The RNA shown here (Glycine riboswitch aptamer) has 80 nucleotides and comes from uncultured Iamia sp.
The organism belongs to Iamia, within Bacteria.
The RNAcentral record of the sequence draws on MGnify.
Its mean pLDDT, the model's own confidence on a scale to 100, is 78.
[in-house]
RNA sequence: CCGCGCGGGAGAGGCCCAACGACGGGCCGCCGAAGGAGCAAUCCCUCCCCGGAAUCUCUCAGGCCCCAGGACCGCACGGG
Repeated sequence: CCGCGCGGGAGAGGCCCAACGACGGGCCGCCGAAGGAGCAAUCCCUCCCCGGAAUCUCUCAGGCCCCAGGACCGCACGGG
RNA backbone atom coordinates (compact mmCIF):
# COMPACT_ATOMS: atom_id res chain seq x y z
P C A 1 -1.13 3.86 3.55
O5' C A 1 -1.02 2.87 2.30
C5' C A 1 -0.70 3.39 1.00
C4' C A 1 -0.68 2.24 0.00
C3' C A 1 -1.92 1.36 0.00
O3' C A 1 -2.97 1.94 -0.77
C1' C A 1 0.00 0.00 0.00
P C A 2 -4.47 1.63 -0.44
O5' C A 2 -4.61 0.11 -0.90
C5' C A 2 -4.52 -0.21 -2.30
C4' C A 2 -4.59 -1.72 -2.48
C3' C A 2 -5.79 -2.39 -1.83
O3' C A 2 -6.97 -2.26 -2.63
C1' C A 2 -3.83 -3.64 -1.36
P G A 3 -8.39 -2.28 -1.92
O5' G A 3 -8.54 -3.83 -1.55
C5' G A 3 -8.57 -4.82 -2.59
C4' G A 3 -8.55 -6.20 -1.97
C3' G A 3 -9.64 -6.48 -0.95
O3' G A 3 -10.87 -6.81 -1.58
C1' G A 3 -7.57 -7.26 -0.13
P C A 4 -12.24 -6.38 -0.90
O5' C A 4 -12.33 -7.43 0.29
C5' C A 4 -12.44 -8.83 -0.01
C4' C A 4 -12.32 -9.63 1.28
C3' C A 4 -13.27 -9.20 2.41
O3' C A 4 -14.57 -9.72 2.24
C1' C A 4 -11.09 -9.52 3.27
P G A 5 -15.80 -8.93 2.87
O5' G A 5 -15.69 -9.34 4.41
C5' G A 5 -15.89 -10.69 4.81
C4' G A 5 -15.68 -10.84 6.30
C3' G A 5 -16.47 -9.84 7.15
O3' G A 5 -17.81 -10.25 7.34
C1' G A 5 -14.24 -9.96 7.92
P C A 6 -18.93 -9.13 7.53
O5' C A 6 -18.65 -8.62 9.02
C5' C A 6 -18.83 -9.50 10.12
C4' C A 6 -18.36 -8.84 11.40
C3' C A 6 -18.96 -7.47 11.68
O3' C A 6 -20.27 -7.55 12.22
C1' C A 6 -16.63 -7.42 12.10
P G A 7 -21.29 -6.38 11.94
O5' G A 7 -20.71 -5.20 12.86
C5' G A 7 -20.76 -5.32 14.28
C4' G A 7 -20.10 -4.13 14.93
C3' G A 7 -20.60 -2.77 14.46
O3' G A 7 -21.84 -2.41 15.07
C1' G A 7 -18.24 -2.75 14.58
P G A 8 -22.83 -1.48 14.26
O5' G A 8 -22.11 -0.05 14.36
C5' G A 8 -21.96 0.57 15.64
C4' G A 8 -21.13 1.83 15.50
C3' G A 8 -21.64 2.85 14.47
O3' G A 8 -22.72 3.64 14.99
C1' G A 8 -19.29 2.60 14.26
P G A 9 -23.93 3.98 14.00
O5' G A 9 -23.22 4.83 12.84
C5' G A 9 -22.68 6.13 13.14
C4' G A 9 -21.99 6.68 11.90
C3' G A 9 -22.85 6.72 10.64
O3' G A 9 -23.65 7.90 10.62
C1' G A 9 -20.73 5.81 10.11
P A A 10 -25.18 7.81 10.45
O5' A A 10 -25.56 9.32 10.16
C5' A A 10 -25.08 10.33 11.04
C4' A A 10 -24.61 11.52 10.23
C3' A A 10 -25.66 12.07 9.27
O3' A A 10 -26.48 13.01 9.99
C1' A A 10 -23.61 11.80 8.13
P G A 11 -27.98 13.21 9.51
O5' G A 11 -27.84 14.06 8.17
C5' G A 11 -27.22 15.35 8.20
C4' G A 11 -27.02 15.84 6.77
C3' G A 11 -28.29 15.73 5.93
O3' G A 11 -29.07 16.91 6.11
C1' G A 11 -26.47 14.80 4.74
P A A 12 -30.56 16.76 6.59
O5' A A 12 -31.35 16.97 5.22
C5' A A 12 -31.13 18.14 4.43
C4' A A 12 -31.33 17.78 2.97
C3' A A 12 -32.63 17.03 2.70
O3' A A 12 -33.68 17.97 2.53
C1' A A 12 -30.83 15.93 1.61
P G A 13 -35.02 17.70 3.42
O5' G A 13 -35.34 16.24 2.94
C5' G A 13 -36.62 15.60 3.11
C4' G A 13 -37.64 16.28 2.22
C3' G A 13 -38.98 15.59 2.06
O3' G A 13 -39.85 15.98 3.13
C1' G A 13 -38.21 16.50 0.00
P G A 14 -41.29 15.28 3.20
O5' G A 14 -42.07 15.95 1.95
C5' G A 14 -42.68 17.22 2.11
C4' G A 14 -43.25 17.73 0.78
C3' G A 14 -44.30 16.87 0.10
O3' G A 14 -45.58 17.05 0.73
C1' G A 14 -42.84 17.77 -1.52
P C A 15 -46.68 15.89 0.52
O5' C A 15 -47.17 16.17 -0.98
C5' C A 15 -47.91 17.35 -1.28
C4' C A 15 -48.10 17.46 -2.79
C3' C A 15 -48.77 16.28 -3.45
O3' C A 15 -50.18 16.32 -3.30
C1' C A 15 -46.91 16.96 -4.74
P C A 16 -50.98 14.93 -3.33
O5' C A 16 -50.89 14.50 -4.86
C5' C A 16 -51.54 15.29 -5.86
C4' C A 16 -51.19 14.76 -7.23
C3' C A 16 -51.47 13.28 -7.45
O3' C A 16 -52.86 13.05 -7.73
C1' C A 16 -49.34 13.81 -8.33
P C A 17 -53.46 11.62 -7.35
O5' C A 17 -52.81 10.66 -8.45
C5' C A 17 -53.16 10.83 -9.83
C4' C A 17 -52.40 9.82 -10.68
C3' C A 17 -52.51 8.36 -10.22
O3' C A 17 -53.73 7.78 -10.64
C1' C A 17 -50.27 8.85 -10.78
P A A 18 -54.39 6.69 -9.70
O5' A A 18 -53.41 5.44 -9.90
C5' A A 18 -53.35 4.78 -11.17
C4' A A 18 -52.16 3.83 -11.19
C3' A A 18 -52.17 2.73 -10.12
O3' A A 18 -52.98 1.63 -10.52
C1' A A 18 -50.03 3.72 -10.22
P A A 19 -53.78 0.84 -9.39
O5' A A 19 -52.62 0.13 -8.56
C5' A A 19 -51.88 -0.94 -9.15
C4' A A 19 -50.68 -1.27 -8.28
C3' A A 19 -51.01 -1.74 -6.87
O3' A A 19 -51.25 -3.15 -6.85
C1' A A 19 -49.35 -0.07 -6.77
P C A 20 -52.50 -3.73 -5.99
O5' C A 20 -52.23 -3.27 -4.48
C5' C A 20 -51.02 -3.72 -3.83
C4' C A 20 -50.71 -2.73 -2.70
C3' C A 20 -51.57 -2.97 -1.46
O3' C A 20 -50.64 -3.29 -0.39
C1' C A 20 -51.63 -0.68 -2.16
P G A 21 -51.04 -3.89 1.04
O5' G A 21 -49.89 -3.47 2.06
C5' G A 21 -48.92 -2.51 1.68
C4' G A 21 -47.54 -3.17 1.62
C3' G A 21 -46.57 -2.45 0.71
O3' G A 21 -45.88 -1.42 1.44
C1' G A 21 -46.55 -4.76 0.21
P A A 22 -45.24 -0.15 0.63
O5' A A 22 -44.04 -0.80 -0.20
C5' A A 22 -42.84 -1.19 0.47
C4' A A 22 -42.00 -2.03 -0.44
C3' A A 22 -41.50 -1.34 -1.71
O3' A A 22 -40.30 -0.60 -1.47
C1' A A 22 -42.39 -3.44 -2.27
P C A 23 -39.96 0.70 -2.36
O5' C A 23 -39.78 0.11 -3.84
C5' C A 23 -38.67 -0.73 -4.14
C4' C A 23 -38.84 -1.33 -5.52
C3' C A 23 -38.98 -0.31 -6.65
O3' C A 23 -37.71 0.17 -7.09
C1' C A 23 -40.59 -2.02 -6.90
P G A 24 -37.56 1.75 -7.50
O5' G A 24 -38.65 1.92 -8.66
C5' G A 24 -38.55 1.14 -9.88
C4' G A 24 -39.70 1.46 -10.79
C3' G A 24 -39.80 2.92 -11.22
O3' G A 24 -38.90 3.22 -12.28
C1' G A 24 -41.94 2.13 -10.61
P G A 25 -38.31 4.74 -12.43
O5' G A 25 -39.55 5.57 -12.99
C5' G A 25 -40.09 5.24 -14.28
C4' G A 25 -41.31 6.09 -14.56
C3' G A 25 -41.10 7.58 -14.42
O3' G A 25 -40.49 8.15 -15.57
C1' G A 25 -43.13 6.96 -13.37
P G A 26 -39.58 9.49 -15.39
O5' G A 26 -40.68 10.62 -15.19
C5' G A 26 -41.59 10.94 -16.25
C4' G A 26 -42.55 12.03 -15.80
C3' G A 26 -41.88 13.27 -15.23
O3' G A 26 -41.45 14.14 -16.27
C1' G A 26 -43.68 12.62 -13.84
P C A 27 -40.12 15.05 -16.04
O5' C A 27 -40.68 16.18 -15.07
C5' C A 27 -41.66 17.12 -15.56
C4' C A 27 -42.12 18.02 -14.43
C3' C A 27 -41.00 18.70 -13.66
O3' C A 27 -40.53 19.86 -14.33
C1' C A 27 -42.58 17.80 -12.14
P C A 28 -38.97 20.20 -14.34
O5' C A 28 -38.75 20.84 -12.88
C5' C A 28 -39.22 22.17 -12.62
C4' C A 28 -39.45 22.34 -11.13
C3' C A 28 -38.21 22.33 -10.24
O3' C A 28 -37.54 23.59 -10.23
C1' C A 28 -39.88 20.99 -9.27
P G A 29 -35.97 23.63 -9.94
O5' G A 29 -35.88 23.16 -8.40
C5' G A 29 -36.38 24.02 -7.37
C4' G A 29 -36.31 23.33 -6.01
C3' G A 29 -34.93 22.94 -5.53
O3' G A 29 -34.22 24.05 -4.96
C1' G A 29 -36.43 21.17 -5.12
P C A 30 -32.63 24.05 -5.03
O5' C A 30 -32.20 22.87 -4.04
C5' C A 30 -32.40 23.01 -2.63
C4' C A 30 -32.23 21.67 -1.94
C3' C A 30 -30.82 21.10 -1.89
O3' C A 30 -30.05 21.71 -0.86
C1' C A 30 -32.36 19.36 -2.39
P C A 31 -28.46 21.65 -0.95
O5' C A 31 -28.15 20.13 -0.54
C5' C A 31 -28.41 19.67 0.77
C4' C A 31 -27.88 18.26 0.93
C3' C A 31 -26.40 18.11 0.60
O3' C A 31 -25.63 18.43 1.75
C1' C A 31 -27.63 16.38 -0.47
P G A 32 -24.18 19.11 1.55
O5' G A 32 -23.25 17.87 1.13
C5' G A 32 -23.24 16.68 1.97
C4' G A 32 -22.55 15.59 1.18
C3' G A 32 -21.12 15.96 0.74
O3' G A 32 -20.21 15.25 1.58
C1' G A 32 -22.38 14.88 -0.99
P A A 33 -18.70 15.55 1.73
O5' A A 33 -18.09 14.10 1.95
C5' A A 33 -17.18 13.51 1.00
C4' A A 33 -17.44 11.99 0.98
C3' A A 33 -18.75 11.66 0.28
O3' A A 33 -18.56 10.46 -0.49
C1' A A 33 -18.76 10.84 2.50
P A A 34 -18.38 10.46 -2.01
O5' A A 34 -18.40 8.86 -2.22
C5' A A 34 -17.91 8.00 -1.18
C4' A A 34 -17.70 6.60 -1.76
C3' A A 34 -16.83 6.57 -3.00
O3' A A 34 -15.45 6.53 -2.65
C1' A A 34 -18.80 5.34 -3.41
P G A 35 -14.44 7.54 -3.38
O5' G A 35 -14.69 7.24 -4.93
C5' G A 35 -14.36 5.97 -5.50
C4' G A 35 -14.90 5.88 -6.91
C3' G A 35 -14.42 6.97 -7.86
O3' G A 35 -13.14 6.69 -8.40
C1' G A 35 -16.76 6.74 -8.07
P G A 36 -12.10 7.90 -8.66
O5' G A 36 -12.87 8.78 -9.75
C5' G A 36 -13.15 8.26 -11.04
C4' G A 36 -13.92 9.28 -11.86
C3' G A 36 -13.26 10.64 -11.99
O3' G A 36 -12.28 10.64 -13.02
C1' G A 36 -15.53 10.93 -11.42
P A A 37 -10.95 11.53 -12.84
O5' A A 37 -11.49 13.01 -13.10
C5' A A 37 -12.03 13.37 -14.38
C4' A A 37 -12.69 14.73 -14.30
C3' A A 37 -11.80 15.84 -13.75
O3' A A 37 -10.97 16.38 -14.77
C1' A A 37 -13.89 15.92 -12.67
P G A 38 -9.52 16.96 -14.36
O5' G A 38 -9.90 18.34 -13.66
C5' G A 38 -10.54 19.38 -14.42
C4' G A 38 -10.89 20.53 -13.50
C3' G A 38 -9.74 21.07 -12.67
O3' G A 38 -8.96 21.99 -13.43
C1' G A 38 -11.62 20.78 -11.29
P C A 39 -7.42 22.19 -13.07
O5' C A 39 -7.50 23.15 -11.79
C5' C A 39 -8.03 24.46 -11.93
C4' C A 39 -8.26 25.08 -10.55
C3' C A 39 -7.03 25.17 -9.66
O3' C A 39 -6.27 26.33 -9.97
C1' C A 39 -8.86 24.37 -8.41
P A A 40 -4.67 26.28 -9.78
O5' A A 40 -4.51 25.96 -8.22
C5' A A 40 -4.89 26.94 -7.26
C4' A A 40 -4.89 26.29 -5.87
C3' A A 40 -3.53 25.76 -5.43
O3' A A 40 -2.85 26.81 -4.74
C1' A A 40 -5.21 24.10 -5.09
P A A 41 -1.33 26.54 -4.13
O5' A A 41 -1.63 26.19 -2.59
C5' A A 41 -2.06 27.22 -1.71
C4' A A 41 -2.30 26.65 -0.33
C3' A A 41 -1.12 25.88 0.27
O3' A A 41 -0.24 26.78 0.92
C1' A A 41 -3.11 24.62 0.56
P U A 42 1.36 26.79 0.53
O5' U A 42 1.77 25.25 0.62
C5' U A 42 1.68 24.56 1.88
C4' U A 42 1.57 23.08 1.63
C3' U A 42 2.82 22.40 1.08
O3' U A 42 3.73 22.10 2.13
C1' U A 42 0.92 21.64 -0.11
P C A 43 5.31 21.93 1.76
O5' C A 43 5.38 20.47 1.12
C5' C A 43 5.11 19.32 1.94
C4' C A 43 5.22 18.06 1.10
C3' C A 43 6.52 17.92 0.33
O3' C A 43 7.53 17.36 1.15
C1' C A 43 4.69 17.40 -1.09
P C A 44 9.10 17.89 0.97
O5' C A 44 9.49 17.32 -0.47
C5' C A 44 9.66 15.91 -0.65
C4' C A 44 9.97 15.62 -2.10
C3' C A 44 11.11 16.46 -2.69
O3' C A 44 12.37 15.89 -2.37
C1' C A 44 9.29 16.39 -4.21
P C A 45 13.54 16.84 -1.79
O5' C A 45 13.99 17.71 -3.06
C5' C A 45 14.66 17.08 -4.15
C4' C A 45 14.78 18.05 -5.30
C3' C A 45 15.39 19.41 -4.95
O3' C A 45 16.80 19.36 -4.96
C1' C A 45 13.45 19.71 -6.29
P U A 46 17.61 20.10 -3.77
O5' U A 46 17.34 21.65 -3.99
C5' U A 46 17.67 22.59 -2.96
C4' U A 46 17.78 23.99 -3.58
C3' U A 46 16.56 24.38 -4.42
O3' U A 46 15.54 24.93 -3.60
C1' U A 46 18.58 24.88 -5.60
P C A 47 14.04 24.59 -3.98
O5' C A 47 13.81 25.49 -5.28
C5' C A 47 13.74 26.91 -5.16
C4' C A 47 13.72 27.54 -6.55
C3' C A 47 12.61 27.03 -7.46
O3' C A 47 11.39 27.72 -7.23
C1' C A 47 14.66 27.09 -8.65
P C A 48 10.04 26.93 -7.51
O5' C A 48 10.02 26.82 -9.11
C5' C A 48 9.81 28.00 -9.90
C4' C A 48 10.01 27.68 -11.36
C3' C A 48 9.11 26.59 -11.93
O3' C A 48 7.82 27.10 -12.27
C1' C A 48 11.33 26.23 -12.66
P C A 49 6.55 26.11 -12.19
O5' C A 49 6.89 24.99 -13.30
C5' C A 49 6.87 25.34 -14.68
C4' C A 49 7.37 24.16 -15.50
C3' C A 49 6.59 22.86 -15.34
O3' C A 49 5.42 22.85 -16.14
C1' C A 49 8.92 22.41 -15.26
P C A 50 4.13 22.03 -15.61
O5' C A 50 4.68 20.53 -15.56
C5' C A 50 4.99 19.84 -16.78
C4' C A 50 5.56 18.48 -16.46
C3' C A 50 4.70 17.59 -15.55
O3' C A 50 3.67 16.95 -16.29
C1' C A 50 6.95 17.49 -14.83
P G A 51 2.27 16.75 -15.54
O5' G A 51 2.64 15.78 -14.32
C5' G A 51 3.08 14.44 -14.59
C4' G A 51 3.52 13.78 -13.29
C3' G A 51 2.48 13.80 -12.17
O3' G A 51 1.51 12.77 -12.33
C1' G A 51 4.57 14.44 -11.30
P G A 52 0.05 13.03 -11.80
O5' G A 52 0.25 12.91 -10.23
C5' G A 52 0.70 11.68 -9.66
C4' G A 52 0.84 11.83 -8.16
C3' G A 52 -0.39 12.33 -7.42
O3' G A 52 -1.33 11.29 -7.20
C1' G A 52 1.54 13.43 -6.60
P A A 53 -2.88 11.64 -7.29
O5' A A 53 -3.06 12.69 -6.09
C5' A A 53 -2.89 12.26 -4.74
C4' A A 53 -3.00 13.46 -3.81
C3' A A 53 -4.26 14.29 -4.01
O3' A A 53 -5.34 13.71 -3.31
C1' A A 53 -2.38 15.72 -3.83
P A A 54 -6.83 13.88 -3.89
O5' A A 54 -7.60 14.45 -2.62
C5' A A 54 -7.41 13.83 -1.35
C4' A A 54 -7.95 14.74 -0.27
C3' A A 54 -9.40 15.14 -0.45
O3' A A 54 -10.24 14.14 0.10
C1' A A 54 -8.09 17.05 0.09
P U A 55 -11.73 14.02 -0.34
O5' U A 55 -12.48 15.02 0.64
C5' U A 55 -13.87 14.83 0.91
C4' U A 55 -14.21 15.63 2.14
C3' U A 55 -13.57 17.01 2.03
O3' U A 55 -14.51 18.01 1.68
C1' U A 55 -12.94 15.85 4.08
P C A 56 -15.20 19.04 2.16
O5' C A 56 -14.14 20.12 1.64
C5' C A 56 -13.91 21.38 2.31
C4' C A 56 -13.42 22.35 1.27
C3' C A 56 -14.35 22.47 0.07
O3' C A 56 -15.37 23.43 0.34
C1' C A 56 -12.12 22.18 -0.68
P U A 57 -16.84 23.12 -0.19
O5' U A 57 -16.70 23.34 -1.76
C5' U A 57 -16.44 24.64 -2.28
C4' U A 57 -16.20 24.56 -3.79
C3' U A 57 -17.29 23.84 -4.56
O3' U A 57 -18.36 24.74 -4.85
C1' U A 57 -15.17 23.04 -5.25
P C A 58 -19.83 24.11 -5.03
O5' C A 58 -19.73 23.34 -6.43
C5' C A 58 -19.50 24.08 -7.63
C4' C A 58 -19.40 23.10 -8.80
C3' C A 58 -20.59 22.17 -8.95
O3' C A 58 -21.62 22.81 -9.68
C1' C A 58 -18.55 20.95 -9.19
P U A 59 -23.16 22.57 -9.23
O5' U A 59 -23.52 21.03 -9.54
C5' U A 59 -23.63 20.49 -10.81
C4' U A 59 -23.30 19.02 -10.73
C3' U A 59 -24.48 18.10 -10.40
O3' U A 59 -24.49 17.03 -11.37
C1' U A 59 -22.62 17.68 -8.95
P C A 60 -25.28 17.19 -12.72
O5' C A 60 -24.62 15.98 -13.54
C5' C A 60 -24.39 16.08 -14.94
C4' C A 60 -23.57 14.86 -15.33
C3' C A 60 -23.98 13.60 -14.59
O3' C A 60 -25.07 12.96 -15.24
C1' C A 60 -21.63 13.84 -14.49
P A A 61 -26.23 12.29 -14.35
O5' A A 61 -25.48 11.08 -13.61
C5' A A 61 -24.96 9.99 -14.37
C4' A A 61 -24.06 9.14 -13.49
C3' A A 61 -24.72 8.58 -12.24
O3' A A 61 -25.40 7.36 -12.52
C1' A A 61 -22.66 9.55 -11.66
P G A 62 -26.80 7.10 -11.80
O5' G A 62 -26.45 7.13 -10.24
C5' G A 62 -25.71 6.06 -9.65
C4' G A 62 -25.34 6.41 -8.21
C3' G A 62 -26.53 6.74 -7.31
O3' G A 62 -27.16 5.56 -6.80
C1' G A 62 -24.85 8.37 -7.01
P G A 63 -28.70 5.60 -6.50
O5' G A 63 -28.82 6.56 -5.22
C5' G A 63 -28.28 6.15 -3.97
C4' G A 63 -28.31 7.33 -3.00
C3' G A 63 -29.69 7.85 -2.65
O3' G A 63 -30.27 7.06 -1.61
C1' G A 63 -28.26 9.66 -3.13
P C A 64 -31.86 7.07 -1.48
O5' C A 64 -32.21 8.56 -0.99
C5' C A 64 -31.91 8.96 0.34
C4' C A 64 -32.55 10.31 0.64
C3' C A 64 -34.04 10.39 0.29
O3' C A 64 -34.81 9.86 1.37
C1' C A 64 -32.92 12.33 -0.48
P C A 65 -36.11 9.06 0.97
O5' C A 65 -36.42 8.24 2.30
C5' C A 65 -36.76 8.90 3.52
C4' C A 65 -37.43 7.89 4.45
C3' C A 65 -36.58 6.65 4.72
O3' C A 65 -35.70 6.87 5.82
C1' C A 65 -38.78 6.00 4.10
P C A 66 -34.25 6.19 5.75
O5' C A 66 -34.60 4.63 5.85
C5' C A 66 -35.19 4.09 7.03
C4' C A 66 -35.59 2.64 6.80
C3' C A 66 -34.45 1.73 6.34
O3' C A 66 -33.68 1.29 7.45
C1' C A 66 -36.37 1.34 5.01
P C A 67 -32.09 1.11 7.22
O5' C A 67 -32.01 -0.06 6.13
C5' C A 67 -32.44 -1.38 6.47
C4' C A 67 -32.44 -2.26 5.24
C3' C A 67 -31.10 -2.35 4.51
O3' C A 67 -30.24 -3.30 5.11
C1' C A 67 -32.84 -2.00 2.93
P A A 68 -28.68 -2.93 5.28
O5' A A 68 -28.17 -2.75 3.76
C5' A A 68 -28.15 -3.88 2.88
C4' A A 68 -27.93 -3.42 1.45
C3' A A 68 -26.65 -2.61 1.22
O3' A A 68 -25.52 -3.46 1.03
C1' A A 68 -28.47 -1.50 0.22
P G A 69 -24.13 -3.03 1.67
O5' G A 69 -23.75 -1.69 0.86
C5' G A 69 -23.49 -1.75 -0.54
C4' G A 69 -23.42 -0.35 -1.10
C3' G A 69 -22.36 0.55 -0.47
O3' G A 69 -21.10 0.35 -1.09
C1' G A 69 -24.42 1.71 -0.56
P G A 70 -19.77 0.38 -0.16
O5' G A 70 -19.76 1.85 0.45
C5' G A 70 -19.52 2.99 -0.39
C4' G A 70 -19.72 4.26 0.42
C3' G A 70 -18.89 4.33 1.69
O3' G A 70 -17.60 4.86 1.41
C1' G A 70 -21.15 4.88 2.18
P A A 71 -16.31 3.96 1.75
O5' A A 71 -15.15 5.05 1.89
C5' A A 71 -14.69 5.78 0.75
C4' A A 71 -14.48 7.24 1.13
C3' A A 71 -13.56 7.46 2.32
O3' A A 71 -12.21 7.52 1.91
C1' A A 71 -15.55 8.69 2.62
P C A 72 -11.12 6.67 2.73
O5' C A 72 -11.35 7.16 4.23
C5' C A 72 -11.03 8.50 4.63
C4' C A 72 -11.60 8.79 6.02
C3' C A 72 -11.14 7.82 7.10
O3' C A 72 -9.87 8.20 7.63
C1' C A 72 -13.49 8.09 7.24
P C A 73 -8.88 7.05 8.18
O5' C A 73 -9.57 6.65 9.57
C5' C A 73 -9.63 7.59 10.65
C4' C A 73 -10.37 6.98 11.83
C3' C A 73 -9.87 5.61 12.28
O3' C A 73 -8.71 5.71 13.09
C1' C A 73 -12.22 5.59 12.18
P G A 74 -7.67 4.49 13.13
O5' G A 74 -8.44 3.41 14.02
C5' G A 74 -8.75 3.68 15.39
C4' G A 74 -9.57 2.55 15.98
C3' G A 74 -8.97 1.16 15.78
O3' G A 74 -7.97 0.90 16.76
C1' G A 74 -11.27 1.09 15.26
P C A 75 -6.74 -0.05 16.36
O5' C A 75 -7.41 -1.51 16.40
C5' C A 75 -7.89 -2.04 17.64
C4' C A 75 -8.64 -3.34 17.39
C3' C A 75 -7.87 -4.39 16.62
O3' C A 75 -6.96 -5.10 17.44
C1' C A 75 -10.07 -4.23 15.77
P A A 76 -5.63 -5.70 16.78
O5' A A 76 -6.19 -6.91 15.89
C5' A A 76 -6.76 -8.06 16.53
C4' A A 76 -7.35 -8.99 15.49
C3' A A 76 -6.40 -9.43 14.38
O3' A A 76 -5.57 -10.51 14.82
C1' A A 76 -8.48 -8.82 13.43
P C A 77 -4.12 -10.69 14.13
O5' C A 77 -4.50 -11.32 12.70
C5' C A 77 -5.07 -12.63 12.63
C4' C A 77 -5.52 -12.92 11.21
C3' C A 77 -4.45 -12.82 10.13
O3' C A 77 -3.63 -13.97 10.08
C1' C A 77 -6.42 -11.75 9.38
P G A 78 -2.14 -13.84 9.53
O5' G A 78 -2.36 -13.67 7.95
C5' G A 78 -2.89 -14.76 7.19
C4' G A 78 -3.15 -14.31 5.76
C3' G A 78 -1.95 -13.74 5.01
O3' G A 78 -1.10 -14.75 4.50
C1' G A 78 -3.84 -12.39 4.63
P G A 79 0.46 -14.36 4.23
O5' G A 79 0.39 -13.45 2.93
C5' G A 79 -0.03 -14.01 1.68
C4' G A 79 -0.11 -12.93 0.63
C3' G A 79 1.16 -12.12 0.41
O3' G A 79 2.08 -12.80 -0.42
C1' G A 79 -0.70 -10.67 0.52
P G A 80 3.66 -12.42 -0.27
O5' G A 80 3.77 -10.97 -0.94
C5' G A 80 3.52 -10.82 -2.35
C4' G A 80 3.58 -9.36 -2.73
C3' G A 80 4.88 -8.64 -2.39
O3' G A 80 5.88 -8.88 -3.37
C1' G A 80 3.04 -7.30 -1.77